[in-house]
Notes:
Predicted 3D model of a 526-nucleotide part of an RNA (small-subunit ribosomal RNA, 5' domain) from Candidatus Uzinura diaspidicola str. ASNER. Model confidence (mean pLDDT): 83 of 100. It was read from a public genome assembly.
Context: one part of a larger RNA
RNA sequence: GAAUUAACGCUAGCGGCGAGCUUAACACAUGCAAGUCGAGGGGCAUCGAAAAAUUUUUAAUUUGUCGGCGACCGGCGAAUGGGUGAGUAACACGUAUGCAAUCUACCUUUUGCUGGGGUAUAGCCAGAAGAAAUUCUGAUUAAUCCCCCAUAAUAUAAAGUUUCUGCAUGGAGCCUUUAUUAAAACUUAGGUGGCAAAAGAUGAGCCUGCGUUUGAUUAGUUAGUUGGUGAGGUAAUGGCUCUACCAAGACUAUGAUCAGUAGGGGGCCUAAGAGGGUGUACCUCCACACUGGUACUGAGACACGGACCAGACUCCUACGGGAGGCAGCAGUGAGGAAUAUUGGUCAAUGGAGGAAACUCUGAACCAGCUACGUCGCGUGCAGGAUGAAGGUCUUUUAGGUUGUAAACUGCUUUUGUAUAGAAAUAAAAUAUCUUACGUGAUAGGAGAUUGAAGGUACUAUACGAAUAAGUGUCGGCUAAUUCCGUGCCAGCAGCCGCGGCAAUACGGAUGACACAAGCGUUAUUC
Numbered sequence: 001g002a003a004u005u006a007a008c009g010c011u012a013g014c015g016g017c018g019a020g021c022u023u024a025a026c027a028c029a030u031g032c033a034a035g036u037c038g039a040g041g042g043g044c045a046u047c048g049a050a051a052a053a054u055u056u057u058u059a060a061u062u063u064g065u066c067g068g069c070g071a072c073c074g075g076c077g078a079a080u081g082g083g084u085g086a087g088u089a090a091c092a093c094g095u096a097u098g099c100a101a102u103c104u105a106c107c108u109u110u111u112g113c114u115g116g117g118g119u120a121u122a123g124c125c126a127g128a129a130g131a132a133a134u135u136c137u138g139a140u141u142a143a144u145c146c147c148c149c150a151u152a153a154u155a156u157a158a159a160g161u162u163u164c165u166g167c168a169u170g171g172a173g174c175c176u177u178u179a180u181u182a183a184a185a186c187u188u189a190g191g192u193g194g195c196a197a198a199a200g201a202u203g204a205g206c207c208u209g210c211g212u213u214u215g216a217u218u219a220g221u222u223a224g225u226u227g228g229u230g231a232g233g234u235a236a237u238g239g240c241u242c243u244a245c246c247a248a249g250a251c252u253a254u255g256a257u258c259a260g261u262a263g264g265g266g267g268c269c270u271a272a273g274a275g276g277g278u279g280u281a282c283c284u285c286c287a288c289a290c291u292g293g294u295a296c297u298g299a300g301a302c303a304c305g306g307a308c309c310a311g312a313c314u315c316c317u318a319c320g321g322g323a324g325g326c327a328g329c330a331g332u333g334a335g336g337a338a339u340a341u342u343g344g345u346c347a348a349u350g351g352a353g354g355a356a357a358c359u360c361u362g363a364a365c366c367a368g369c370u371a372c373g374u375c376g377c378g379u380g381c382a383g384g385a386u387g388a389a390g391g392u393c394u395u396u397u398a399g400g401u402u403g404u405a406a407a408c409u410g411c412u413u414u415u416g417u418a419u420a421g422a423a424a425u426a427a428a429a430u431a432u433c434u435u436a437c438g439u440g441a442u443a444g445g446a447g448a449u450u451g452a453a454g455g456u457a458c459u460a461u462a463c464g465a466a467u468a469a470g471u472g473u474c475g476g477c478u479a480a481u482u483c484c485g486u487g488c489c490a491g492c493a494g495c496c497g498c499g500g501c502a503a504u505a506c507g508g509a510u511g512a513c514a515c516a517a518g519c520g521u522u523a524u525u526c
């Protein structure tokens, strides 16, 4: 000098864009953050409509009939999005290969199929236990729930013949035979689904080369250890697993093992560069979700707002037993030098479900707080000498300086205040009508509806210099001085150093210098 997720002191007019628990991965009151589909189903607690009947007639009851719909069965989603950086020195990450060792819901393309039958269960009803959480018994019922049969191939398994080919195990293909395995319906009749197979896309899994912190005052380490056979397991390779068998290997001074530290990268800061430092925000990968462990479901989890077990902690309890997990968004306590609102909206973008309307969405978009940063603007402009008064200094009838500074005259109105007008973001989406054709995830047209931010940005008019300057320093380094006070005291100080009676170095004042809505100090990096 540059920089910072900064803090502290003094000060402070405005706006744009950004940033905002670096400490206790400490504990959490309260609310919200993942639902949706009635065009899968049985149904009808609630709301509205309709109709009729009855009665106690300003009303009540009944009827799922219609719009709809609580709880329930079923489907899809909940594995995304969002948070945090504790752990991890590792194929975790980065980069480059490989999988002839793999899987992939929804989506796209293509081909074929969608036949027949069955009995359960939730709900509802009846009853029981319990303080509660919740649970149990009986009867009964539906489905795109579950099961059985049929059909069956480029699927799966086995056997055989044969062609081509590779870096090894091997791979690709044709033909024949045998066996096994599938489906679900709804409908407004337009469609939407379901099953099998092949291919694509997307996402994921695994192997490997290289790179990736400090310590030798850590020198030896290792028995599933290293390799093989077999078996199990997995989507898949593999000591991944094995109280099966065999061999004795494997790593290490090119640093094994052990210990410390640490999420990695794109990047960011600095520097002429090489380097050094760093990993906040944004993007991406990984890991974690009170601590430890386990699997279930599923295309996908060993699952933040799922389950089970154990533990610590908190809460409820009728003492028998139960409930919980903010490293989601707000918010609270604690810790700390230190870090924000228990806000608005789904209008846009994106996501889930749905045929759609739509519903949900603390993702997201906005607003609020903080000079925390950065950029921009303003706090007036021109004239004005009797160089006014006042302050201050001096060689004191006076002069220097503050200083064109003020007063005064003229001008302007950014900003401010008041009033009025007023967006883009919707070139989208939705349903309706309609046109075209190749008849659908198509393209065009018409009028209608939809804006949180927000009556905000912005624009116009009026008024009036009006509403707006500080902080640090002045001995040298280092731009900028004099007087008074103090007297090795009080104090200053980054280094040198200053202060013991004339202190440009302490304290005050005058003046000056630097930067400026900031300035200075502290901390950290180059």
Stems, first nucleotide, its partner, number of pairs: 001526004006522005013377006019370002021335001026333003030330003035076003040073002043069002047067003050063001052062004083288003093211004098206002102204002107200008115149004125138005155180006162173004185192002213260003220251003225248005230242003263285004267278004290311005313324004341367001343366003349363001350361004380411004390402005416463006425453001428450003432446005437440001470515005475496003482509004491498002